This is a predicted structure of a 91-nucleotide RNA (c-di-GMP-I riboswitch aptamer) from an Alphaproteobacteria bacterium.

[in-house]
RNA sequence: UUCACGAAACGGCAACCCGUCAGGAAUGACGGGGCGCAAAGCUACCGGCCCCAUUCCUUUCGAGAAAAGGCAGGGCAGCGGGGCUACCGAA
Numbered sequence: 001u002u003c004a005c006g007a008a009a010c011g012g013c014a015a016c017c018c019g020u021c022a023g024g025a026a027u028g029a030c031g032g033g034g035c036g037c038a039a040a041g042c043u044a045c046c047g048g049c050c051c052c053a054u055u056c057c058u059u060u061c062g063a064g065a066a067a068a069g070g071c072a073g074g075g076c077a078g079c080g081g082g083g084c085u086a087c088c089g090a091a
Base pairs, nucleotide, nucleotide: 005089006088012037013036017032018031019030020029021028022027035078041084042083043082045081046080047079048076049075050074051073054072056070057069058068059067060066061064
């Protein structure tokens, strides 16, 4: 110095809730707050989960501006995996 690891220290992030804003929605942003997190930093590549206003397809029926499913589309990184980056330095 690097990899692995995670004692200590300096710090960091911020669940839920409340308020405001955006959105059709999932959800996101900001402020307070402190559940927790050693990557709870970034990234939708894989699996999974959520939404579906709009387009298209299939099915059902009471035949509609309906319901269910599918292809898109959107979201979740604090669901898991992968990729990239990173503070400190005991065993």
Of the family's consensus pairs, 81% are formed in the model. The organism belongs to Alphaproteobacteria, within Bacteria.